[in-house]
RNA sequence: CGGAGAGGCCGGGUGAUCGCCGGCGGGUUCGCCCGCGGGAGGAAAGUCCGAGCUCCAUAGGACGGGAUGCCAGGUAACGCCUGGUGGGGGUGACCCCGAGGAAAGUGCAACAGAGAGUAUACCGCCUCGCGACGUCGGCUUCGGCCGGGGUCUCCGAGGUAAGGGUGAAAGGGUGAGGUAAGAGCUCACCGGGCCGGCGGUAACGUCGGCUGCAGGCAAACCCCAUUCGGAGCAAGACGGAAUAGGGGAGCGUUCGAGGGUGGUCCGCCCGAGCUUCCGGGUUGCGUUGCUCGAGGCCCGUGGUGACGCGGGCCCUAGAUGAAUGAUCGCCAGCCGGGUCCGGCGACGGCCCCGGCGGACAAAACUCGGCUUAUAGGCCCCUCCGACCG
Repeated sequence: CGGAGAGGCCGGGUGAUCGCCGGCGGGUUCGCCCGCGGGAGGAAAGUCCGAGCUCCAUAGGACGGGAUGCCAGGUAACGCCUGGUGGGGGUGACCCCGAGGAAAGUGCAACAGAGAGUAUACCGCCUCGCGACGUCGGCUUCGGCCGGGGUCUCCGAGGUAAGGGUGAAAGGGUGAGGUAAGAGCUCACCGGGCCGGCGGUAACGUCGGCUGCAGGCAAACCCCAUUCGGAGCAAGACGGAAUAGGGGAGCGUUCGAGGGUGGUCCGCCCGAGCUUCCGGGUUGCGUUGCUCGAGGCCCGUGGUGACGCGGGCCCUAGAUGAAUGAUCGCCAGCCGGGUCCGGCGACGGCCCCGGCGGACAAAACUCGGCUUAUAGGCCCCUCCGACCG
């Protein structure tokens, strides 16, 4: 200097004028006025997890259904976070993981291929038989006969799964020996399985021995372990106002209709009216819930870390058709252009001119996370490559 990886932060400031919401204090002719503070995010988004809180409600069990899925920690809790183990990617810093079980069972893998799991023989290789050619030896009554090798075509029988093909994937891989040709057939090494020693809280690692060793997919159904009431601030509470105490049907009154916040059953509880259809009114009412929180910041301390403990300081929106805005100026910053200066160059610096003031974007009960979107800028650490000293 170039490229790359991980972490943190900002995402406007200021002045003036006018306008809005709420808090506190004062005044008031109750219409309001004055003063002092405060007033949108890192994701407020998604509504995906977990809770606090509210109600059912006094609320148990089983089945079914759902969620998570290596180990150990953190946390109020979690499907989150931290660290580690194993696996994958990368030269590396680092990044990613669908991480229990395939020997309980069922199922799937189109097409291709012989065959896709108690799964195989298409091509090929080897052996034998039939046939043809040719050769060697022996015998011969000279017609031939017997025996042994070799080459080739078709067909048949047997052996084979090493080589080739098909496929995403073909009974573990490489090498040597062996074989008629081959094969864990045998051996060595690696991989798998089982047993044991050592290390580690553990996942697991490492060492040694034995064993010839029945694929893949469970984010397929399933099995195993752990775990799970439901609904949600449009929850709920209070108040006010209005109406038609209307009409029909069914069931029932302790021998129990009906109801009890996901489904079914059992249990338990309430229970004299309930269920349902048609029709009418309230209102798109007011107050509250509604902001002091598992809160924020700083320091110390323990821990590899997430985070914990101790001390100190602080109060930072509560709207309700929905407040926090508009205009102007300056500055920071960004984009483009130009003069000058430095530099071999890429480029950098000062100044001037023009433009922008941007991205993603808006609380609605509140938190802890995850996921998604994001113009531009800053800080810090690490890796790789080239060059110089």